This is a predicted structure of a 366-nucleotide RNA (Bacterial RNase P class A) from Taibaiella helva. NCBI's taxonomy places the organism under Bacteria, Pseudomonadati, Chitinophagales, Chitinophagaceae, Taibaiella. Rfam family: Bacterial RNase P class A. It is annotated as a ribozyme.

[in-house]
RNA sequence: CUACAAACCCGUGCUGCCGCUGUUCCGAAAGGAAGAGAGGAAAGUCCGGACAGCACAGAGCGACGCACCACCUAACGGAUGGGGUUCCCUGCAAAGGGAAUACAGACAGCGCCACAGAAAAUAACCGCCCCGAGCUUGUCGAGGGGUAAGGGUGAAAAUGUGCGGUAAGAGCGCACGAUAGUUGCAGGUAACUGCAAUUAUGGGCAAGCCUUGCGUGAUGAAAUGCCCAAUAGGCAGGCGAUUGAGGGCUGCUCGUCCGAUGCCUGCGGGUAGGCAGAUAGAGUGUUGCCGCGAGGUAACACCCAGAUAAAUGGCAGCACCGCCGCUUGCGGCGGACAAAAUCCGGCUUACAGGGUUUGUAGUUUU
Numbered sequence: 001c002u003a004c005a006a007a008c009c010c011g012u013g014c015u016g017c018c019g020c021u022g023u024u025c026c027g028a029a030a031g032g033a034a035g036a037g038a039g040g041a042a043a044g045u046c047c048g049g050a051c052a053g054c055a056c057a058g059a060g061c062g063a064c065g066c067a068c069c070a071c072c073u074a075a076c077g078g079a080u081g082g083g084g085u086u087c088c089c090u091g092c093a094a095a096g097g098g099a100a101u102a103c104a105g106a107c108a109g110c111g112c113c114a115c116a117g118a119a120a121a122u123a124a125c126c127g128c129c130c131c132g133a134g135c136u137u138g139u140c141g142a143g144g145g146g147u148a149a150g151g152g153u154g155a156a157a158a159u160g161u162g163c164g165g166u167a168a169g170a171g172c173g174c175a176c177g178a179u180a181g182u183u184g185c186a187g188g189u190a191a192c193u194g195c196a197a198u199u200a201u202g203g204g205c206a207a208g209c210c211u212u213g214c215g216u217g218a219u220g221a222a223a224u225g226c227c228c229a230a231u232a233g234g235c236a237g238g239c240g241a242u243u244g245a246g247g248g249c250u251g252c253u254c255g256u257c258c259g260a261u262g263c264c265u266g267c268g269g270g271u272a273g274g275c276a277g278a279u280a281g282a283g284u285g286u287u288g289c290c291g292c293g294a295g296g297u298a299a300c301a302c303c304c305a306g307a308u309a310a311a312u313g314g315c316a317g318c319a320c321c322g323c324c325g326c327u328u329g330c331g332g333c334g335g336a337c338a339a340a341a342u343c344c345g346g347c348u349u350a351c352a353g354g355g356u357u358u359g360u361a362g363u364u365u366u
Stems, first nucleotide, its partner, number of pairs: 001362010012319007020037002023034004039337001043348002046346005051220002054217001058254004063216005068082003072078001083103001084101007104211002109209002111205003125151002127147005134140001135138001159177006178201010224276004234267006246258004283302008320335007
């Protein structure tokens, strides 16, 4: 320097003219001055909250979510660091680098494992060994018994290799191993790691039902609160009046509370306007300190949309980035994904171009 991979950042700026919306100040008003004005994802609506009302509070069932350890956070199914397992690359190996992870439990129970295969969890097709009716007397042989070492099927078939032993075999015995559990010692905050002893060894799937532990009130900004105004607080039916109609508290049950000029159903009538919620925050930036890190903390500085059918724009020039041409300095072309609507923290998805860091491989003075 090039290529690939991973993580992260930027993703337009300035000036002028005209136009739109909000805020503050001046003004009786018209209007004037000053300042500000759509993102890293505003998207998806997948999580978690703030906030709002439901009068207050609880228990059980159900339903749903999470699941290695530590730590961060308001909280999260999120982030950070570490551990285990599996996979990829380099390497003779040791080891190093990277990626994924739905990572509690298969000895509580039930269930599934197609096809092939004898058999998929109570296993014997070929084969091996023993006995052997019978006959054509032979390395023939129906039938019976033993076997799970060899072969076959399969993703997976009774823990692996070697030696001995056996009628033939088998952890049957021995030696050295593998996986998992338990105990002890050492290290670590912990998950776990190393060593030793001992026990077991017919598997996988819980992203099958399920079991265990922890957690969860649902709804939602068209929430909700207030003001003004208008009309017919009208008609009919039903239930009920403390022995409680109806309603609230989570989907159900218990329990509990509100409740009588009451409640429910149908028909009919009036209103559709305005204000708040609504942007000063779990806020932003800089610097120091603490921490491997996510983050925390202190000081200083700043106020950066608030529309309500929806404003945040148009034109021009310069700058920036990329490509092409060539007279090396000009010209031309292009610049992605995309648009706030209560707000905040995450996750996921989209993206032209540019930049930073790390790793791997290559080139070799350019």